Small-subunit ribosomal RNA, 3' major domain from an uncultured bacterium, 475 nucleotides, folded computationally. The full RNA is in RNAcentral, with records from ENA.
[in-house]
Context: one part of a larger RNA
């Protein structure tokens, strides 16, 4: 001096508590663990693994296993030699590949040759998603967006240190004030960045249409509030009042669209956990080298007595089902988005416009309203499971892909003991897009809007943290 306490004191956090919907039962989606397997490729394991890496596994992917091949290799450079390159056929194979046949004679140019590409040959090499994250770099989780982590000089101690950075007050904060052997400085906080929330000026097309005017209308012109996106403007405890140590502040109050960090978001100090990644790359060392390289069909990652763990869908009337009607914001499009129209109950086809997009198109928003019905039942609830019959991508849906339409219609009647989130446009709840992507097993992830609560007396305790200070047979 740290750690550490079923030791004190102070202090903070959806940490408890008040309160609102869950999770734990059920059905199915999805992750791992087990077990199975030729192989079920690997890696991730308390918080901080388990809808994780995987922003998408039929083939490919792809690392795995079963068989066929292959050996200067699928990829890189450099020696020699031959040959344009390329194309297309035909045999044989599951396919890599293997054999053979036709066309073809090309650019540049000092006519030896050169660039480029195949093919052959022998060595340097190449390649390894083997290994070792306990040899690393790089990058990431954590604690924790916690207020802390230090450092020159002085001082004080033999000295390991200390002291500042500890005390009174105050803060979200080691923020800031005051005292003080310390006096200053750094990284951290905050503030600088970017979204939103008020106005103002400028801009008007592809935006917008209250009013007029024309037109049955659809639009058309004339405007202009919204809106667009660039420039400002505004908040700083500025301003009264009360508390306070005459400070810092704190309380209430004006005014204002916003009040005390205004919301949100980027931002992660010094270290910790020999966390985590050699399979994102890189890269030290071992190890493979006719194979632990490379290819190629097939399968397998999708298996199944079970355990868990993230979720979607119900278990119903604050419903369900049928008809009618209204309101978004935020994004995607060219191998794309695809309107109307037709055909089809639908998936969906056909035919084809505008759209490099404030112009066209996805695109219908849902929850909500209004009316009608249904009358508490395993129901007109639920929707698994199965059966037939289509539809779409894609060489190809058996193993293993969505979707539609008839038909079937299981479990479930609010879920032990436990346990998670959340404090305002937030929980709940309803839809929309997006990226991965030919398709998709997305109910996941990110991001966008619509509806829109309840509670917070308090800090006793549970869990985490952060000061001061004890005690210690621990470093």
């Nucleotide at each position: 001096u740290g750690a550490c306490g079923g030791g004190g004191g102070c202090c903070c956090g959806c940490a408890c508590a008040a309160g609102c919907g869950g999770u734990g039962g059920a059905g199915c989606a999805u992750g791992u663990g087990g077990u199975u397997u030729a192989a079920u490729u690997c890696g991730a394991u308390g918080c901080a693994a388990c809808g994780c890496g995987a922003a998408g596994a039929a083939c490919c992917u792809u690392a795995c296993c079963a068989g066929g091949g292959u050996u200067u290799g699928a990829c890189a450079u450099g020696a020699u030699a031959c040959g344009a390159a390329u194309u297309u056929c035909u045999u044989u194979g599951a396919a890599a590949g293997a054999a053979g046949a036709a066309a073809g004679u090309g650019c540049c140019g000092u006519u030896u040759g050169g660039a480029g590409c195949g093919u052959a040959u022998a060595c340097a090499c190449a390649g390894g998603u083997g290994g070792u994250g306990c040899a690393u770099g790089g990058c990431u989780g954590u604690c924790g967006u916690c207020a802390g982590c230090u450092c020159g000089u002085g001082u004080c101690g033999u000295g390991a240190g200390a002291u500042g950075u500890u005390g009174g007050g105050u803060u979200a904060a080691g923020u800031c004030c005051c005292g003080c052997a310390a006096c200053g400085a750094g990284c951290g906080c905050a503030a600088c960045c970017c979204u939103u929330a008020u106005c103002u000026u400028u801009u008007g097309u592809u935006g917008c249409a209250a009013a007029a005017u024309g037109g049955u209308a659809a639009c058309a012109u004339u405007u202009u509030a919204a809106c667009u996106a660039a420039a400002g403007a505004g908040a700083c405890u500025g301003c009264c009042g009360g508390u306070g140590a005459u400070a810092a502040a704190u309380c209430g109050g004006a005014g204002g669209a916003a009040g005390g960090u205004g919301a949100g978001g980027a931002u992660g100090a010094c270290g910790u956990c020999a966390a985590g990644u050699c399979a994102g790359c890189a890269u030290g060392c071992c190890c493979c080298u006719u194979a632990c390289g490379c290819u190629c069909u097939g399968g397998g990652c999708u298996a199944c007595a079970c355990a868990c763990g993230c979720g979607c869908u119900a278990c119903a009337a604050u419903g369900g089902u049928u008809a009618g009607g209204a309101c978004a914001a935020a994004g995607a499009g060219a191998u794309g988005c695809g309107a109307c129209c037709u055909c089809g109950c639908g998936a969906g086809a056909g035919c084809a416009a505008g759209c490099c997009a404030a112009c066209c198109u996805c695109a219908a928003a849902a929850a909500c309203c209004u009316a009608a019905u249904c009358u508490u039942a395993g129901u007109u609830c639920a929707g698994a499971u199965u059966g037939c019959a289509g539809g779409c991508u894609g060489c190809a849906a058996c193993u293993c892909g969505c979707c539609u339409g008839c038909a079937u219609g299981a479990a479930g009647g609010u879920g032990g003991a436990a346990u998670c989130g959340c404090u305002a446009g937030u929980a709940a709840u309803c839809g929309c897009a997006g990226g991965u992507c030919a398709g998709c097993u997305a109910u996941a992830c990110u991001g966008c809007g619509g509806u829109g609560a309840a509670u917070a007396c308090g800090u006793u305790c549970c869990c985490g943290g952060g000061u001061c200070u004890u005690g210690u047979a621990c470093a």